[in-house]
RNA sequence: UGUCUGUUUCAGGGCGGAGUGAAAUUCUCCACCGGUGGUGAUGCGAAAGCUAGUCCACGAGCCUUUUAUAGGUUGACUUGGUGCGAUUCCAAGACCGACGGUUAUAGUCCGGAUGAAAGAAACGGUGU
Repeated sequence: UGUCUGUUUCAGGGCGGAGUGAAAUUCUCCACCGGUGGUGAUGCGAAAGCUAGUCCACGAGCCUUUUAUAGGUUGACUUGGUGCGAUUCCAAGACCGACGGUUAUAGUCCGGAUGAAAGAAACGGUGU
């Protein structure tokens, strides 16, 4: 310096107020939340470093399956500004959110889940 690999640890947030009702954290109005890797500098920071829910890729979930793996499926953004450069910054207005359960329809409650996992970190092994 580069390849492969082991172990351990870590690895998802959010219903507060009002209304209707026999019943709603599920409906209506307002509010609240945003996994992982990537990205061209812009922006923030003294530095290390940080910076996209809606772009690209992935994970979880769901379906099929020989139950091991494999395959399939899997949401949502525009306008303006600055700039060489931004669907990432700034401004404004929008939009999205698995499955099962429930006196009533769930991104936020309960459950599978003290699970799994994209991946991250630490400590090792190994090839050149």
Source information:
Predicted 3D model of a 128-nucleotide RNA (FMN riboswitch aptamer (RFN element)). The model forms 97% of the base pairs in the Rfam consensus. The coordinates come from a structure-prediction model, not an experiment, and the mean pLDDT is 76. Its Rfam family is "FMN riboswitch aptamer (RFN element)". Rfam 15.1 lists 6,230 matches to the family in 5,120 species.